[in-house]
């Protein structure tokens, strides 16, 4: 210098004018006026997980259902995060992984192929053994590859064909035997563990669980329109249906507990206010523990809380991008809080910045 | 806020216990028929199965994540 990889920070700036929504102070009977101060995000989004909070009498038992799935840790909790193991990719820095179980059971595997589940002889090889044919002086020997039969080495099909390589062995072959590798079991050592590794034994047939399923762990339901209080109004009305072996109590079922009504249709009423509501697993800085996620301590700070929704517009200068010879013109990524918080995912013009890797050149 | 459903040809829908060429009706285009048109007959074209990734030998179908559209529920008595 080029290429790459993993992060971090920001995401127009300053000044002025006019507005919008809350809050505080003063004035005012009130409407309001004046002044002060505050006012979107890293994702506020999707609502995909988890928790707080609130109610359902307690949130109890079982089943069903759902989620997760190598190991250890972090945490309020998690499907998140951190560290490690293993596998795959990359020269590397690094990246990716739904990564339990197929000897519990059931199912599935189109087409092709001889054969696809506890299988198979199409081509090929052999034909030791038994028969057949031929030859020979030899009632036995040689030949033929003809029949029975043997054979999974080789060809061919497939995503997948009962482990791979080599040597031996054989009629030809075959884990048939042996060595090494793979797989399974036992064992010693290291590690909390996943796992790694040493030695020994066993000739040792698969795939699919993002198919049903099995195993382990976790999960009660609902959601701020939760819920509490105040106020107002009305017909706590009418018709039909269902019942105590029933119905309801916002769990899918059963039990348990409590209550006695419940469902549908029609009709009637209200469409107000206050709280919940933002001080919180909070933010910044420093120190300490830890590889890290994270945790502890100290100091400092207060940072939207509206209720269909305010957070905007303009002017000047600057920054950046595009156009133009120039004067100048145009534009400023994605996007907008609604009870709160921790994550994940998705969108995002561009700017700044740190670590590391590979290659080339120079000293 | 919560629960749920759908996306396949221009339109309306099948196919969704994975199996290879993705179909049907209407519509479109061409030809036949007719004096012309309609109806009828014959034929043809038309598809990123919303998008992306994964599982699998193989995905419209299974899983995950996005995008778009739609439905239902929530006061008092």
């Nucleotide at each position: 210098g080029a290429a790459g990889u993993c992060g971090g920070u920001c995401g127009g700036g300053c000044a002025g004018u006019c507005g919008c929504u809350g809050c505080c102070a003063u004035c005012g009977c009130a409407a309001g006026a004046u002044g002060g101060g505050a006012g979107a995000g890293g994702a506020a989004a999707g609502u995909c997980c988890g928790g707080g909070c609130u109610c359902c009498g307690c949130a109890g038992a079982g089943c069903a259902g759902g989620a997760u799935g190598c190991c250890g840790g972090u945490u309020a909790a998690c499907g998140a995060c951190c560290g490690g193991g293993c596998g795959c990719c990359g020269c590397g820095a690094g990246g990716c992984g739904a990564c339990g179980g197929a000897a519990a059971g059931u199912g599935c595997a189109a087409c092709a192929g001889a054969a696809a589940g506890g299988a198979c002889a199409c081509c090929g090889c052999c034909g030791a053994u038994g028969g057949c044919c031929u030859g020979c002086c030899u009632c036995g020997c040689a030949g033929g590859a003809u029949c029975a039969g043997g054979u999974a080495a080789g060809g061919g099909u497939g995503a997948a064909a009962u482990a791979g390589u080599g040597c031996g062995g054989u009629a030809a072959g075959a884990g048939c035997g042996c060595a090494c590798u793979g797989c399974c079991c036992c064992u010693g050592c290291g590690g909390c563990a996943a796992c790694g590794u040493u030695g020994g034994g066993g000739g040792u047939c698969g795939g699919u669980a993002a198919a049903c399923c099995c195993c382990a762990u976790c999960c009660g339901g609902a959601g701020c329109a939760a819920g509490a209080c105040c106020a107002a109004a009305u017909a706590g009305g009418a018709g039909g249906g269902c019942g105590a072996u029933a119905g309801c109590g916002u769990g899918g079922c059963u039990c348990g507990c409590g209550c006695u009504g419940c469902c549908c249709u029609c009709g009637g009423g209200u469409a107000g206010g206050u709280c919940g509501c933002u001080c919180g697993a909070g933010c910044g800085c420093g120190c300490g523990a830890g590889c890290a996620a994270u945790c502890g301590c100290g100091c400092g700070c207060c940072u939207a809380g509206a209720g269909g929704a305010a957070u905007g517009a303009c002017u000047g200068c600057c920054a950046c991008a595009g156009g133009g010879c120039a004067a100048c013109c145009u534009g400023u990524a994605c996007a907008g809080a609604a009870c709160c918080c921790g994550g994940c995912u998705u969108a995002c013009a561009g700017a700044c910045u740190g670590g590391c890797u590979u290659c080339a050149c120079c000293u | 806020c919560c629960a749920c459903c759908c996306g396949u040809a221009g339109c309306u829908c099948a196919g969704c216990u994975g199996g290879a060429u993705a179909g049907a009706g209407c519509g479109a285009u061409g030809c036949c028929c007719u004096c012309c048109g309609g109806a009828g007959g014959c034929a043809u074209a038309g598809g990123u199965c919303a998008c992306a990734g994964g599982u699998u030998c193989g995905a419209c179908u299974c899983c995950u994540g996005u995008c778009g559209g739609g439905u239902g529920g929530g006061c008092c008595a």
This is a predicted complex of two RNAs, RNase P RNA and transfer RNA, with 440 nucleotides together. Its mean pLDDT, the model's own confidence on a scale to 100, is 79. Rfam match: Bacterial RNase P class A. Gene Ontology terms of the family: tRNA processing, dimeric ribonuclease P complex and ribonuclease P activity. The family's RNA type in Rfam is ribozyme.